[in-house]
C1' cells in the first nucleotide's frame, strides 16, 4: 500500500434427507431414553487420487463410504460476501 495467503473475531448468505413407526417416562406433545426400518450429506470422520511438487517426503475434491450428525421451525451447517484484528509474504 484500492497488493496476496492464513488465522480469529463481528455482521449477513447457506442445501438435502420420515413432525415415521413400536414400547417406556411424561397431564400432553414436537421433548427425553430404548427398539424397528426408510433417507440425506455440506459439521467432524475414514477411503479413493485428478492434480500441485524435477524426485522423495508432503499436501488433496463439493467425489466415494455413512462410523459420527441429520430428516417441522429454531439451532447446527461446509462453503460464502463485507468489516476489524493478528501473523506471513509482496511491492
Nucleotide at each position: 500500500c484500492g497488493c496476496g495467503c492464513g488465522a480469529u473475531c463481528g455482521c449477513g448468505g447457506g442445501a438435502g434427507a420420515g413432525a415415521a413407526c413400536c414400547g417406556g417416562c411424561c397431564c400432553g406433545g414436537a421433548g427425553c431414553c430404548g427398539g424397528u426400518c426408510g433417507c440425506c450429506g455440506a459439521a467432524g470422520g475414514c477411503g479413493c487420487a485428478a492434480c500441485c511438487c524435477g524426485c522423495c517426503c508432503g499436501g488433496a475434491a463439493a467425489c466415494g463410504c455413512u462410523c459420527a450428525g441429520g430428516c417441522a421451525g429454531a439451532a447446527g451447517g461446509a462453503c460464502u460476501g463485507c468489516g476489524a484484528u493478528c501473523g506471513c509474504g509482496g511491492a
Molecule: Glycine riboswitch aptamer
Organism: Pseudomonadota bacterium